[in-house]
RNA sequence: GAGUUUGAUCCUGGCUCAGGACGAACGUUGGCGGCGCGCUUAAUGCAUGCAAGUCGAACGAGAACCGUUCGGUUCGUAAGAACCGGGCGGGGACAGUGGCGAACGGGUGCGUAACACGUGAGAAACCUGCCCCGAAGACCGGGAUAGCCCGGGGAAACCCGGAUUAAUACCGGAUACCCUCGUGGGAUCGCAUGAUCCCGCAAGGAAAUGGUCAGCCGUUUCGGGAUGGUCUCGCGGCCUAUCAGCUUGUUGGUGAGGUAACGGCUCACCAAGGCAGCGACGGGUAGCUGGUCUGAGAGGACGAUCAGCCACACUGGGACUGAGACACGGCCCAGACUCCUACGGGAGGCAGCAGCAGGGAAUAUUGCACAAUGGGCGCAAGCCUGAUGCAGCGACGCCGCGUGCGGGAUGAAGGCCUUCGGGUUGUAAACCGCUUUCAGGAGGGACGAAAAUGACGGUACCUCCAGAAGAAGCCCCGGCCAACUACGUGCCAGCAGCCGCGGUAACACGUAGGGGGCGAGCGUUGUCCGGAUUUAUUGGGCGUAAAGGGCUCGUAGGUGGUUCAGCAAGUCAACCGUGAAACCCCGGGGCUCAACCCCGGGACGCCGGUCGAAACUGUCGUGGCUAGUGUCCGGUAGAGGUGAGUGGAAUUCUCAGUGUAGCGGUGAAAUGCGCAGAUAUUGAGAGGAACACCAGUAGCGAAGGCGGCUCUCUGGGCCGGUACCGACGCUGAGGAGCGAAAGCGUGGGGAGCAAACAGGAUUAGAUACCCUGGUAGUCCUAGCCGUAAACUGUGAACACUAGGUGUGGGGGAGGAGCGAAAGCGUGGGAGCAAACAGGAUUAGAUCCCUGGUAGUCCACGCCGUAAACGUUGAACACUAGGUGUGGCGGACAUAUCCACGUCUGCUGUGCCGUAGCUAACGCAUUAAGUGCCCCGCCUGGGGAGUACGGUCGCAAGGCUAAAACUCAAAGGAAUUGACGGGGGCCUGCACAAGCGGUGGAGUAUGUGGUUUAAUUCGACACAACGCGCAGAACCUUACCUGGGCUUGACAUCAUGGGUCUACCUGUGGAAACACAGGGUGCUUUGCGCCCAUAACAGGUGGUGCAUGGCUGUCGUCAGCUCGUGUCGUGAGAUGUUGGGUUAAGUCCCGCAACGAGCGCAACCCCUGUCCUAUGUUGCCAGCAUUCAGUUGGGGACUCAUAGGAGACUGCCGGGGACAACUCGGAGGAAGGCGGGGAUGACGUCAAGUCAUCAUGCCCCUUAUGUCCAGGGCUGCACGCAUGCUACAAUGGGCCGUACAACGGGCUGCGAUCCCGCAAGGGUGAGCGAAUCCCUCAAAGCGGUCCUCAGUUCGGAUUGGAGUCUGCAACUCGACUCCAUGAAGCCGGAGUCGCUAGUAAUCGUGGAUCAGCAAAGCCACGGUGAAUACGUUCUCGGGGCUUGUACACACCGCCCGUCACAUCACGGAAGUCGGUAACGCCCGAAGUCAGUGGCCCAACCCUUUGGGAGGGAGCUGCCGAAGGCGGGAUCGGUGACUGGGAUGAAGUCGUAAUAAGGUAGCUGUACGGGAACGUGCGGCUGGAUCACCUCCUUU
Repeated sequence: GAGUUUGAUCCUGGCUCAGGACGAACGUUGGCGGCGCGCUUAAUGCAUGCAAGUCGAACGAGAACCGUUCGGUUCGUAAGAACCGGGCGGGGACAGUGGCGAACGGGUGCGUAACACGUGAGAAACCUGCCCCGAAGACCGGGAUAGCCCGGGGAAACCCGGAUUAAUACCGGAUACCCUCGUGGGAUCGCAUGAUCCCGCAAGGAAAUGGUCAGCCGUUUCGGGAUGGUCUCGCGGCCUAUCAGCUUGUUGGUGAGGUAACGGCUCACCAAGGCAGCGACGGGUAGCUGGUCUGAGAGGACGAUCAGCCACACUGGGACUGAGACACGGCCCAGACUCCUACGGGAGGCAGCAGCAGGGAAUAUUGCACAAUGGGCGCAAGCCUGAUGCAGCGACGCCGCGUGCGGGAUGAAGGCCUUCGGGUUGUAAACCGCUUUCAGGAGGGACGAAAAUGACGGUACCUCCAGAAGAAGCCCCGGCCAACUACGUGCCAGCAGCCGCGGUAACACGUAGGGGGCGAGCGUUGUCCGGAUUUAUUGGGCGUAAAGGGCUCGUAGGUGGUUCAGCAAGUCAACCGUGAAACCCCGGGGCUCAACCCCGGGACGCCGGUCGAAACUGUCGUGGCUAGUGUCCGGUAGAGGUGAGUGGAAUUCUCAGUGUAGCGGUGAAAUGCGCAGAUAUUGAGAGGAACACCAGUAGCGAAGGCGGCUCUCUGGGCCGGUACCGACGCUGAGGAGCGAAAGCGUGGGGAGCAAACAGGAUUAGAUACCCUGGUAGUCCUAGCCGUAAACUGUGAACACUAGGUGUGGGGGAGGAGCGAAAGCGUGGGAGCAAACAGGAUUAGAUCCCUGGUAGUCCACGCCGUAAACGUUGAACACUAGGUGUGGCGGACAUAUCCACGUCUGCUGUGCCGUAGCUAACGCAUUAAGUGCCCCGCCUGGGGAGUACGGUCGCAAGGCUAAAACUCAAAGGAAUUGACGGGGGCCUGCACAAGCGGUGGAGUAUGUGGUUUAAUUCGACACAACGCGCAGAACCUUACCUGGGCUUGACAUCAUGGGUCUACCUGUGGAAACACAGGGUGCUUUGCGCCCAUAACAGGUGGUGCAUGGCUGUCGUCAGCUCGUGUCGUGAGAUGUUGGGUUAAGUCCCGCAACGAGCGCAACCCCUGUCCUAUGUUGCCAGCAUUCAGUUGGGGACUCAUAGGAGACUGCCGGGGACAACUCGGAGGAAGGCGGGGAUGACGUCAAGUCAUCAUGCCCCUUAUGUCCAGGGCUGCACGCAUGCUACAAUGGGCCGUACAACGGGCUGCGAUCCCGCAAGGGUGAGCGAAUCCCUCAAAGCGGUCCUCAGUUCGGAUUGGAGUCUGCAACUCGACUCCAUGAAGCCGGAGUCGCUAGUAAUCGUGGAUCAGCAAAGCCACGGUGAAUACGUUCUCGGGGCUUGUACACACCGCCCGUCACAUCACGGAAGUCGGUAACGCCCGAAGUCAGUGGCCCAACCCUUUGGGAGGGAGCUGCCGAAGGCGGGAUCGGUGACUGGGAUGAAGUCGUAAUAAGGUAGCUGUACGGGAACGUGCGGCUGGAUCACCUCCUUU
């Protein structure tokens, strides 16, 4: 920096990613070289070999061998040779005495939280072999012993005895420049103990004259140096307080012992100290450092390789030797383990180099060499050296190189994609030309080596040769994050770092093509730092997000007013010392470069020292001051506290009176009380608790809290005075005290109220809400508890923060996502002016004069540097009041006083608001502003304020306070919606007021259900159900059964063929069709027909949740948006809200808005009045004529056709704001939209439709296609919806009679006449229609019958007979006639339509159609009402506002028990183990001490026996392991048990969110399956309405 909480936003906050690193591992791939690195685990166990020896110039003895000599034997003629034995010399193996080394080098990190390490000091408290310098020496003696030899024991390891021998082995004496110690004196010095030096005296103390043999090497004493070591101290560096007290050699002293040396290091005695909140003691973890990784830095993490220090060497203990060890490859003891054994006893220690086993994700060769560097020994030669130098193995890391280079387009083939055109792989390949690094082959061949000597190594390097030849993979491609398509799969398989992908079109899974990244590697996993300002010193916070302790006092600590002088601890400056090397940075150099290596410089914040400064902090002078603080004096308000007393009202109870049937209670009731006299009412009495009105965002108190009145005692505040003290102040970890309600124990008290409980209701249930009762408790007492939404959700103290506005005048400012000067680019350019030119002057000029370009300057774009400086990282730094009210004071005014009033100071307590702050809300002199100081607290949600531990409590429980596991969020504020059993406004046949229905009957139609071979399919609240269907007997038809066909019933195209059609006849069949026969096209560059084949056709098959189009609905509701501006960090707001008004976002006014668009309205059609024009098929007043507008004629009228006029709140009056508008009136055919229609904004419902049509994808292809016949869609115990007809007299029947409009008509309407009771039949005039026909409208009106009944109502059902249509009325048509004459007497809960030419009622026409189930639908006219007070309520809608935990938006969200599964954790009778201590027992080795009867060569004494001295042995103190014991602590496991978390659609309820339907939450107590309920007290983080107070504006 990014992703991720939301519909969107801002903030808080966690999780995750991109970077770097690694002693790594795993997966996959693998050409070469250089330089590094390589058991992080089992400090587990180890076979085998090697890793420490050397010196003969310390010593004795001495094998092999060589030389010499002597003797013997053999051979040879001899010279001589060979062999054997002895002597001498050389030689020096093995072993021994002795010396030096073995304490180095090498390994490991167990232990250790410590003077172990780092750093800096100190040692006047110390040691130091070999080495260096200096001084002085080495004289005289002695006795042993290993080896060898002999003997013995033992399996072995090894041991014992005897004899003999040497030394640079050992011992005694002498000497003493000198040393040590004691003592006396003196000098100098030091921070102290004290140190150094000098002069005396006394005591003690050396050696190897050795080796070699003339070069040296060694030896003794003393002084000094160097090196190495030891001890002490300051400071520094882990976690834990759920470890708070620890300590008896402990702390100190005196004395002694011990040590190289100080010291309780050890011991005796004395004292009682020492350490600790600045973290002792305990527990856990850990070698420390230079450094390494990361980071801007500060930091954080780590401590491999290399280097310094420490510790360890199988585990534990111990000493010896030595200069040095308590000793890795030494010793002793104990233990565990392993091995050998003859069972008696012995041996061993790879955390050296290789190597083996084991463990593990994992880490190498039983290599070469001492050539180099270094070490040990030696005079040296030299020997030894798994230190080291090299090689081997491993992509483990870093670095370098290569796998070719150039040309090459028909853009080949193949692959993949495709819109079928093409695109891409891709100059990539092929092909042509060139080169040879590396690898390979051949030849030469180093440096490292100063004389000799090279493991590496025939290596590096050089030259030559051949040939593109031998050499590329891994990860990724949804976003973060560079890179996209196809196919497969279908919430499967799988992916995943986070968000998340996958349920049939997956850029996210798998594969392929293509692409991106890195490259001998690439990914994954793990770990660390970073990002993370997410522990915040740099650099965070705490009103509401996590976070202020319930309040006060006060200890330690932190911090602190003003002034003067001194000091110099902090601070600052300069210098000195130190800060190992390596590492790091800079510069340079060497390997061809680099990695790597070398050289120089820098740096290494610290620490120590010296000399200075004195502003600030500190300290000192208990210096001074008075503004902080406290005291004093005078006033003053108050529910401040404590104890005692006292008062009235009310409730309840008791007694008495009056009085009678109810009372009480609720939404409505019931339980309850009452004729045994209640309630009501009057009087008297008892008892307890609380104090109406006053009463007030009034008062007091630190908080909790405090309220009748009086008294007692008492705390604090405020105001005024300014007398006194003189910084005495502030805060406050621990600590102490106070602390509502509930609760606990004691003893009282108990009226009312009231958890629990009981009953009655409500309810599906009701462990609740409501009602009737009622116990703890509530009250008092002296105690305990110690918590609350203990809240202002705001810790305490101090300081700072006043003028504003209007108008007039004057002045200033205004930009910027940076950047001087110089420079660059483009364009412009007065003056000045580098360069340049000319001139002058001069010894010569850079100076001067004149001209003059770049440039300066302006606009735009670059550059990105300066002593870009205050040489100082960034940011921030000062603002406003107004108005109430309680307390005290002052001034003014009032002639004066009081009261009132005005102004004002201090102190409390409210509200509003500027700057500022804030994520926003908001806070705002009572800060959440600006500063300073101190304390408390926070660090994702859940688990959890829980478990364990500790502590307090009588208990309930409080305080302190985790982890495993789990999620990717949990939150805050604000926004837009939606919703509310929130509010307010408006509106609609929404209710109301009316009229008529429906729901009951019969029937028609649709639908559900059921049935069926099929009862095709779709439509389902409103917005499916007389809907698609404006018409199912066949057809339709999609369904079922059966029979047929397969390029097909239908379309296009290609090839080939054809007696070239369609057609007719016959047979079979239910038909389709099949077979047989006949027939052989036309209008001819051609059109058409049939057959075969391949493409293809076809599908009312699926998906309306892949779609287009169309439609329904909210809704003809008045809304929905945009541009610019403004406000807000932002989502957004404003506009569009407000006041009016309207049918309307209609219009007006106002307003940070101004405008605009889609909607509204208007424009369009019909209708209502008039005018004009024209009159046929229309009309007929007047004229003529006739049966008749029939005809002549007429255009007046009706009507038709076309065009106009008219209505606009225009006029008058009232209201209103002088508006919009509204009310009334006039005129008018019509009046405020005249009536009706068409017209449907942004959008909502994944609404409806794949079966109108179109269409993606999927599916079928001798069938899901297509043809035919028959059946079905009409089936029927039933439910529902919509109609029709009725139930009758406002009616029914019959007779007579009047008046329409819209429409339709040639396969048609059909007049007239005739026949039939009728449906209808026959006939056929007229009419393609203002002409003819359908066409007589009906209700109405005038008569007449019926007289309230299942009827002269009603017509279902059924029987019979017919008519019409049609190929055909059986399933299954309509109509007619005769007969039959069912239910039904106005319809329960409920529900529907309608506000005027409407409802109601009456008929008429049309589409579809052969006919018709139409009583449906769409139109038409006739007759023609009632009612609307009004908006409380129901439903729908619009605007405003409010709450919200909703946003899939209340059909939302969400809580708890129970059941099931899984996971981690706690408890638990116990049980098993680890660790560290304690007490006692036993007591190895060993030091020390004592003893030493036994043993002993040197030297001393001696009477020669011995003594002195030494030793073995024994004893004692201490003492490891071991044993016993009771505790502590940690861990494993544990029947059972407890809660927690998670899980797909399980069960029960509905607690919370809206007033969530009883406001919620809260501490506490009780109760209940569960969420929860109730009591007491508290909070607002409660909606709504009303009132009060205050504020703002006018």